[in-house]
Context: one part of a larger RNA
RNA sequence: UGACGGGGGCCCGCACAAGCGGAGGAGCAUGUGGCUCAAUUCGAUGCAACGCGAAGAACCUUACCAGGGCUUACAUGCAGCUGCACGCCUGUCGAAAGACAGGAAGCCUUCGAGGGUGCUGCACAGGUGCUGCAUGGCUGUCGUCAGUUCGUGCCGUGAGGUGUUGGGUUAAGUCCCGCAACGAACGCAACCCUUGUGUCUAGUUGCCAAUGCAGGUGAUGAGCCUGCACGCACUCUGGACAGACUGCCCGUGUAAGCGGGAGGAAGGUGAGGAUGACGUCAAGUCAGUAUGGCCUUUAUGCCCUGGGCUGCACACGUGCUACAAUGGCCGGUACAGUGGGAUGCCAAGCCGUGAGGCGGAGCGGAUCCCCAAAACCGGCCCCAGUUCGGAUUGAAGUCUGCAAUUCGACUUCAUGAAGUUGGAUUCGCUAGUAAUGGCGCAUCAGCUACGGCGCCGUGAAUACGUUCCCGGGCCUUGUACA
Numbered sequence: 001u002g003a004c005g006g007g008g009g010c011c012c013g014c015a016c017a018a019g020c021g022g023a024g025g026a027g028c029a030u031g032u033g034g035c036u037c038a039a040u041u042c043g044a045u046g047c048a049a050c051g052c053g054a055a056g057a058a059c060c061u062u063a064c065c066a067g068g069g070c071u072u073a074c075a076u077g078c079a080g081c082u083g084c085a086c087g088c089c090u091g092u093c094g095a096a097a098g099a100c101a102g103g104a105a106g107c108c109u110u111c112g113a114g115g116g117u118g119c120u121g122c123a124c125a126g127g128u129g130c131u132g133c134a135u136g137g138c139u140g141u142c143g144u145c146a147g148u149u150c151g152u153g154c155c156g157u158g159a160g161g162u163g164u165u166g167g168g169u170u171a172a173g174u175c176c177c178g179c180a181a182c183g184a185a186c187g188c189a190a191c192c193c194u195u196g197u198g199u200c201u202a203g204u205u206g207c208c209a210a211u212g213c214a215g216g217u218g219a220u221g222a223g224c225c226u227g228c229a230c231g232c233a234c235u236c237u238g239g240a241c242a243g244a245c246u247g248c249c250c251g252u253g254u255a256a257g258c259g260g261g262a263g264g265a266a267g268g269u270g271a272g273g274a275u276g277a278c279g280u281c282a283a284g285u286c287a288g289u290a291u292g293g294c295c296u297u298u299a300u301g302c303c304c305u306g307g308g309c310u311g312c313a314c315a316c317g318u319g320c321u322a323c324a325a326u327g328g329c330c331g332g333u334a335c336a337g338u339g340g341g342a343u344g345c346c347a348a349g350c351c352g353u354g355a356g357g358c359g360g361a362g363c364g365g366a367u368c369c370c371c372a373a374a375a376c377c378g379g380c381c382c383c384a385g386u387u388c389g390g391a392u393u394g395a396a397g398u399c400u401g402c403a404a405u406u407c408g409a410c411u412u413c414a415u416g417a418a419g420u421u422g423g424a425u426u427c428g429c430u431a432g433u434a435a436u437g438g439c440g441c442a443u444c445a446g447c448u449a450c451g452g453c454g455c456c457g458u459g460a461a462u463a464c465g466u467u468c469c470c471g472g473g474c475c476u477u478g479u480a481c482a
Base pairs, nucleotide, nucleotide: 001482002481003479004478005477007476008475009474010473011472012471013470015466016465019429020428021427022426023425026321027320028319029318030317031316032315033314034312035311042053043052064307065306066305067304068303069302070301076123077122078121079120080119081118088103089102090101091100092099093098107115108114126296127295129294130293131292135290137285138284139283140281142279147186148185149184150183151182152181153162154161155160166177167176168175192273193272194271195270197242198241199240200239201238202237203236206232207231211229212228213227214226215225216224217223245267248261249260250259251258252257323422327381328380329379330378331377339370340369341368344363345362349358350357351356388419393414394413395412396411397410398409399408435458436457437456438455439454440453441452
């Protein structure tokens, strides 16, 4: 100087407390361990591995295994040869890859050769083989915690200290005051994006108040509904600006600030996001790529078929569905937003109980389509293993795809398991949040998506407080630690 202490002081955080909802019990999905296996490819392992790499394992992917093959599937250079072994068609063997046999036509050209293609040879290539403890790059974590340092000066023999400590204050090493320090840098904050209010501007594919027309209802009344026109008022969409700064008032304080108030759409960082200091963990990744070294070279490389990654006495993590009446079923019906669409999204209409099929309008889309939003509202059920729950199993089908047996999703009929709120323990959350309801997208032929990332609807409870648990910051103290 650090680190540590079941030392002290101060402070913070869904850390505890106060609340709400879960996990741990059941079934299923998914990942992992273990076991098994010819193989069940590899990596990730406290927090910070375990719905993680994987934003898509039937083949492919694929790295694993069995079998069948090749010695070059791929890049480059040199040398030689060639228009017959290269591609096309046919045949045989074969699971395919491939091997063998036969046939037809065939490149450009300045006619010197050259280019391109193919074959052969040499050199090489190739490796998801090892080492993340040789590395780059990227990432996680402490932690969006408030810290980490430097120059000069001063102090100390020196390691080093000071500044950065102290008194206040803040979300903050934020600011103020003081001080042998004075300045500065990386962080904090601000600058960036979205959102909340207004003004101006623009008006189609958006909007429809007033006006006109047409149609429907009605009494060719009013009114209402629908469409068109006019129009850009309103909504909305885009662009430009304004607006919030403790600016104003009161109290308090030396000040920074704090408490209250006004005005305002918004008030003290308005809300959310992006942004992650010096460093720590020899943290993770050689399997994303790059890369040193080592290893391999008729194989640890390459091609193919089939299998495996989906295997099941079990254990754990993360989720979904439930155990019901704040509910289930039936019926009617209203209101979103983010997004996506050409090998695509697919309307109307028709067929099918349905998955779906036929069909073909429109749309590279504020125009057309996906698109039905669902929770919401009325009737039945009457507390039961039930009209709860839906696993499992049987039969019949639909779709994708060369192909659904291992191993896809979905539909219909039948079947109806466990489960009656879950021990010790444990997790998330402070407001448009939790909880709850549906919708969209990426990957993608299809899909094991209940995952991930977003969007909107409905919409709470509680916080006395900091004694305690956990993590962290500052000062101080002790030390058999470095």
This is a predicted structure of a 482-nucleotide part of an RNA (small-subunit ribosomal RNA, 3' major domain) from a metagenome.